[in-house]
RNA sequence: UAAUUGAAGAGUUUGAUCAUGGCUCAGAUUGAACGCUGGCGGCAGGCUUAACACAUGCAAGUCGAGCGGUAGCACAGGGGAGCUUGCUCCCCGGGUGACGAGCGGCGGACGGGUGAGUAAUGUCUGGGAAACUGCCUGAUGGAGGGGGAUAACUACUGGAAACGGUAGCUAAUACCGCAUAACGUCGCAAGACCAAAGAGGGGGACCUUCGGGCCUCUUGCCAUCAGAUGUGCCCAGAUGGGAUUAGCUAGUAGGUGGGGUAAUGGCUCACCUAGGCGACGAUCCCUAGCUGGUCUGAGAGGAUGACCAGCCACACUGGAACUGAGACACGGUCCAGACUCCUACGGGAGGCAGCAGUGGGGAAUAUUGCACAAUGGGCGCAAGCCUGAUGCAGCCAUGCCGCGUGUGUGAAGAAGGCCUUCGGGUUGUAAAGCACUUUCAGCGAGGAGGAAGGCAUUAAGGUUAAUAACCUUGGUGAUUGACGUUACCCGCAGAAGAAGCCCCGGCUAACUUCGUGCCAGCAGCCGCGGUAAUACGAAGGGGGCUAGCGUUGUUCGGAAUUACUGGGCGUAAAGCGCACGUAGGCGGAUAUUUAAGUCAGGGGUGAAAUCCCAGAGCUCAACUCUGGAACUGCCUUUGAUACUGGGUAUCUUGAGUAUGGAAGAGGUAAGUGGAAUUGCGAGUGUAGAGGUGAAAUUCGUAGAUAUUCGCAGGAACACCAGUGGCGAAGGCGACACACUGGCUCAUUACUGACGCUGAGGCUCGAAAGCGUGGGGAGCAAACAGGAUUAGAUACCCUGGUAGUCCACGCCGUAAACGAUGAUUGCUAGUUGUCGGGAUGCAUGCAUUUCGGUGACGCAGCUAACGCAUUAAGCAAUCCGCCUGGGGAGUACGGUCGCAAGAUUAAAACUCAGAGGAAUUGACGGGGGCCCGCACAAGCGGUGGAGCAUGUGGUUUAAUUCGAAGCAACGCGCAGAACCUUACCACCUUUUGACAUGCCUGGACCGCCACGGAGACGUGGCUUUCCCUUCGGGGACUAGGACACAGGUGCUGCAUGGCUGUCGUCAGCUCGUGUCGUGAGAUGUUGGGUUAAGUCCCGCAACGAGCGCAACCCUCGCCAUUAGUUGCCAUCAUUUAGUUGGGAACUCUAAUGGGACUGCCGGUGCUAAGCCGGAGGAAGGUGGGGAUGACGUCAAGUCCUCAUGGCCCUUACAGGGUGGGCUACACACGUGCUACAAUGGCGACUACAGAGGGUUAAUCCUUUAAAGUCGUCUCAGUCCGGAUUGGAGUCUGCAACUCGACUCCAUGAAGUCGGAAUCGCUAGUAAUCGUAGAUCAGAAUGCUACGGUGAAUACGUUCCCGGGCCUUGUACACACCGCCCGUCACACCAUGGGAGUGGGUUGCAAAAGAAGUAGGUAGCUUAACCUUCGGGAGGGCGCUUACCACUUUGUGAUUCAUGACUGGGGUGAAGUCGUAACAAGGUAACCGUAGGGGAACCUGCGGUUGGAUCACCUCCUUA
Repeated sequence: UAAUUGAAGAGUUUGAUCAUGGCUCAGAUUGAACGCUGGCGGCAGGCUUAACACAUGCAAGUCGAGCGGUAGCACAGGGGAGCUUGCUCCCCGGGUGACGAGCGGCGGACGGGUGAGUAAUGUCUGGGAAACUGCCUGAUGGAGGGGGAUAACUACUGGAAACGGUAGCUAAUACCGCAUAACGUCGCAAGACCAAAGAGGGGGACCUUCGGGCCUCUUGCCAUCAGAUGUGCCCAGAUGGGAUUAGCUAGUAGGUGGGGUAAUGGCUCACCUAGGCGACGAUCCCUAGCUGGUCUGAGAGGAUGACCAGCCACACUGGAACUGAGACACGGUCCAGACUCCUACGGGAGGCAGCAGUGGGGAAUAUUGCACAAUGGGCGCAAGCCUGAUGCAGCCAUGCCGCGUGUGUGAAGAAGGCCUUCGGGUUGUAAAGCACUUUCAGCGAGGAGGAAGGCAUUAAGGUUAAUAACCUUGGUGAUUGACGUUACCCGCAGAAGAAGCCCCGGCUAACUUCGUGCCAGCAGCCGCGGUAAUACGAAGGGGGCUAGCGUUGUUCGGAAUUACUGGGCGUAAAGCGCACGUAGGCGGAUAUUUAAGUCAGGGGUGAAAUCCCAGAGCUCAACUCUGGAACUGCCUUUGAUACUGGGUAUCUUGAGUAUGGAAGAGGUAAGUGGAAUUGCGAGUGUAGAGGUGAAAUUCGUAGAUAUUCGCAGGAACACCAGUGGCGAAGGCGACACACUGGCUCAUUACUGACGCUGAGGCUCGAAAGCGUGGGGAGCAAACAGGAUUAGAUACCCUGGUAGUCCACGCCGUAAACGAUGAUUGCUAGUUGUCGGGAUGCAUGCAUUUCGGUGACGCAGCUAACGCAUUAAGCAAUCCGCCUGGGGAGUACGGUCGCAAGAUUAAAACUCAGAGGAAUUGACGGGGGCCCGCACAAGCGGUGGAGCAUGUGGUUUAAUUCGAAGCAACGCGCAGAACCUUACCACCUUUUGACAUGCCUGGACCGCCACGGAGACGUGGCUUUCCCUUCGGGGACUAGGACACAGGUGCUGCAUGGCUGUCGUCAGCUCGUGUCGUGAGAUGUUGGGUUAAGUCCCGCAACGAGCGCAACCCUCGCCAUUAGUUGCCAUCAUUUAGUUGGGAACUCUAAUGGGACUGCCGGUGCUAAGCCGGAGGAAGGUGGGGAUGACGUCAAGUCCUCAUGGCCCUUACAGGGUGGGCUACACACGUGCUACAAUGGCGACUACAGAGGGUUAAUCCUUUAAAGUCGUCUCAGUCCGGAUUGGAGUCUGCAACUCGACUCCAUGAAGUCGGAAUCGCUAGUAAUCGUAGAUCAGAAUGCUACGGUGAAUACGUUCCCGGGCCUUGUACACACCGCCCGUCACACCAUGGGAGUGGGUUGCAAAAGAAGUAGGUAGCUUAACCUUCGGGAGGGCGCUUACCACUUUGUGAUUCAUGACUGGGGUGAAGUCGUAACAAGGUAACCGUAGGGGAACCUGCGGUUGGAUCACCUCCUUA
């Protein structure tokens, strides 16, 4: 100097967020097991299961110093024989050492094992009084004198054996009297009664029957007292779960008196009393040995009770006693039972939950070892004997701890492996190489400690008569070790013999490649795997731990996820439907007392071990030892008295009472009233009425509906009427009377804490429903009919019964809601309203106060929404309730009910989420505002015909491929006869048709001939490239080898680029600031306005970006400039702007101007703007084009191109010929031409624009067409032109498959088109022609151009699409969403079930072994007494009581099983519908009743947790 240093989170619900809430993980732990692996040592541990059965051996004996003894062994001694005269052999031999069996003593009640039973007869802690206690310690006293037996042994004898029987002998520290007898026992006392045993060593006198007596020492014995130890008993508190166990109990509770016990006591018995226990959980059921401790945890706690230690219980199962100090006895006895064994069948034997070991069970747990050397125990004077206690060893990585498997150096960064962007990187100083070391293991040599004692001898002291013996202490000597080849130390040799396991998606440290392809597999949770897997398998690399590593199981933690420390209940799970009230809990002020709680000090106890601290010992550590601290507890004692409690006294503010007022749909009973519906009677009156989205069923000519009068009957009470009133809640509404409860205000007076809450209990309790009896107008489950519909067991309609109403009785539930328990106090305000009061100048108002009832709102709270003096705020008391979702408010059981059902209330199984609030979107058969050829108003089409073209389908050798609602389908294709061409058939080439690199040769090119379908092959002819520093180089070409080329092969879901679409819609965002816990919001919303997020105003926003607009092109007007190829007014000329000339006009093509709501009026709060007007060629973005925000659709395209990966490489590449893409029962899209007279045909004739042709305002294309005139006269035609035959033209190598056009002939369908559907708002639709691209040729398509040239728009209800705001949402793959139930199939667990089979147990009986106690006729009996007859006492037998096994009957409870049956759960793609989520298309839900395949529907009452619209009221702002 110390013992009090101690607290972490993460993943997963969502598109995202916060919160709730479960699941899962990271840590520690273990008597563990399993998988892979395994060098050494130390210290520990090792049947958790079958308290299942056990072979074999051992685990409790000892004492001769208690006894009689001598079976066996040995030795003295004696006798005999042989002889080798000191040897051998034989016999005898309790004399000695010893000792089998026996009598006797002590010990077998300890030690060792196990945890079955036991919820208290146990354990723990602390107390207590009515007890015993062998051996041990201390003290006092005694130990005298006798007796009779009996085992062993002997003889006979039964039995297979175990074991006996009879007769006879004998001893004792065995047994029994007598004597003695107290500080013992009994008794008030007198008095009475009670014991014993000897043994061993030594010895001088004296005595002797020679045994000894006697003395002495040691030890044993008896009695008593006391101690110690141990044990028995009692009390209090503590010590599991279940109430789906609520009542239990007759020796039961108590008393008196006997008995019994070591002792108290109903422990037992007789009698008396009627008690006792229980909601603070009795009784019953299930589970369980308890504790110190152990594991975990910051702690509080939670779990646990292996090893070690204390207590208890048990010993094959059940019962019982005996002996003994102690047992109702693990290795004792008796009985019963089960099992095993022996048997001569008569009868016997046994008990490993002792140590080893065996079988079995099991995931699983060791040697039939050594030794008593040490420690301890039993016996003994001792030596010693016994000791599976114990000490050691063996097996097992089962755990903890320690050590090692080398160390240093070593870059050519070796080889190999793996990856690669091909450069390299990594394995990696790792290896090799070089230099060292030798722990451990191996071999050899040495070598502690555990040993103290005991024995022999000796010295001193004690004792004694004693130098003897004995005891104590010391010296000396020879000895005692299982472990053990010990620990340890030394030597020898050599890196030599010694590394694995798991993991690498996140949590969680650690990444790449290959293989696989929703397969195989992984997985603790989330999840991974469907062709680029850091998640599967392998490899390389990496990370972690290390002789281990991982998995599985257990417990605690994290989990504040049962919350004492330390949670909640408006909407997440959770406030009883409401009151009254019992027990209980809590309780105002003052004073005093007490000291139970509370606090402080002292004392006792809290075993040791463990934990902690400081030291010490093993080389360290684990481990062990010493000392301390601690053991948070219980008991006791002394104090304190603030608070709580108890007692006493007082008080008035809590509570209550009295008095006087006030309001009220508060309740009950019996009456009264009017309006309306319906029915009936009568009148008028005539054909409809009624009902609906539209209808029909229905009523009506037998007179309805309508209307008038009268009557009947039942139910409900318009207006007033109000977030108004009253009531505890349910609930209560015409009027008046009677009875009655409560609230409230004011005044003073009184009582004096009388209060609050409230488990059980009890009352009330909407609607529906039930029972009995009434009543029954309207309404109306069920039911019937009519509609609707795919269906319609519904919504709608027409009818209609229970019921609704009354009386009495039940039921006891609702979204019984404020989803908010009751009570009390405190904490800003503002403003309504209801009932009272007070004050003010009390007319009218103002102010204020008490009690209700609303709205808003601060602080505060809340996950947020929201609540906010009527709290969901801050405090306090009491009660109720919750603990993931489903299964399920269900099953079973109980209680209640007539029933319906209510109440109480689980589990198996299953999932990783279920749920709340808010956010952003999306959506709505929600709302508001607005737009668009969206509708409407119009014009013209498509859908019918023929043909063209594209697609699907089918076909085919191939009909290449792609595109698929809008946004595929005259699309890619701006043009398939070959080519294209990607497809098919056949022929053919293999470094290749094409690129780069290497080698060799040569210019290349070109032309011809032959074969062939051609590609191609063979041969011939012609030709000799360019640059040069003269070395060579370049291009081209032929041949060769290898790298490679090539692929319209796959993946558009690996991609780039490009494109479509919403949509030319007006939107999409950011920075800073602010708000919100956050996702997010604000800005961007609001009021106006616009084509527009266009602009203005306002505003916690201020700014900015991409979009809009504008800038660009074109058309429309003008000007300027310029006039050729264009133009021609004026002047000439002419067939002709042809020419001269002109530069005005048109036109061309460049530059400018112009239009900006600029001006005026009106309107708009100002403004932005809008309306009208003027001017102007044009007026409000003038018309058109280009221009396409953030993003959506895994949209389209790998076949334009590019490109990752995969695949093919004499082929999936290249070339060629021919074919196909052009097929054709059919279906669809887009077009053309038509069906005719607004037309066809014929004739005549004017005006374009924009292109193209290489260049061209010059030439060509180039006749523009619609137009005008004539004819046809309504017909399948002079319409229409398909189809087909013939003849040709053109292009092209080639028109057969398969071109276009011309002429002649032919002359089909079609007479305006069903449902449906498309385009278009002005130079537009419609109609008319023209040109171009592609292209050899081949447009009805596409792109562009101009000519002629309309109709209509009231308007935004509706359809479609879109924008903004708002609202609801169970959607987020976003309504093509989500989702409910029946049915069908498979699997799983579970309830019912005629029953069946077990376990446990209650009650009533039967039964009665052994044993104990009582009785006792019979038999029997050594000790004592005796009068000798006998007696006392005992034993056997018999019997009574208690009682185990066992049996019967009847219950309870629990488990298993059961034909069949009920619901439940789970399961990629089953069936039927569509109930819910949006107003979910009939708002939903709750209770109840009826109905229905199913979700569900309907009636009655209730709720808002309903959207929308309107009204009322209140509030906010001004």
Background:
The RNA shown here (small-subunit ribosomal RNA) has 1518 nucleotides and comes from Oryza sativa Indica Group. The prediction has a mean pLDDT of 85. The organism belongs to Oryza sativa, within Eukaryota. The RNAcentral record of the sequence draws on Rfam.